[in-house]
RNA sequence: AAUACACCAGGGCAAACCCGUCGAAAGGCGGGGGCGCAAAGUCACCGGUCUAAGGGGCCCUGCCCUACGACAGCGGGAUUGCCGGA
Numbered sequence: 001a002a003u004a005c006a007c008c009a010g011g012g013c014a015a016a017c018c019c020g021u022c023g024a025a026a027g028g029c030g031g032g033g034g035c036g037c038a039a040a041g042u043c044a045c046c047g048g049u050c051u052a053a054g055g056g057g058c059c060c061u062g063c064c065c066u067a068c069g070a071c072a073g074c075g076g077g078a079u080u081g082c083c084g085g086a
Base pairs, nucleotide, nucleotide: 003086005084012037013036017032018031019030020029021028022027035073041079042078043077045076046075047074048071049070050069054066055065056064057063058062
């Protein structure tokens, strides 16, 4: 320097649920928690999923369509990378 991670050591992240908070919601953030994770770091580029405030439609107590909202812990892709061992 490259490859690569079965085992060993150190450390990392944090699902459900609960509390607070922001949001129309999906969901985000903070605290507790710990199901799991070797990129569960980052990016909505492709597919997918969730929501539907605003907008539109209709047979208008309502229903349907729609992302400019969200999910990176749904898959693919891009990009960066710690410690130890081999």
The RNA shown here (c-di-GMP-I riboswitch aptamer) has 86 nucleotides and comes from Thiorhodococcus mannitoliphagus. Rfam family: c-di-GMP-I riboswitch aptamer. Rfam's curators write: GEMM was predicted in a large-scale screen for bacterial structured RNA regulatory elements. Rfam links the family to the GO term cyclic-di-GMP binding. Its mean pLDDT, the model's own confidence on a scale to 100, is 83. It was read from a public genome assembly, where an Rfam model found it.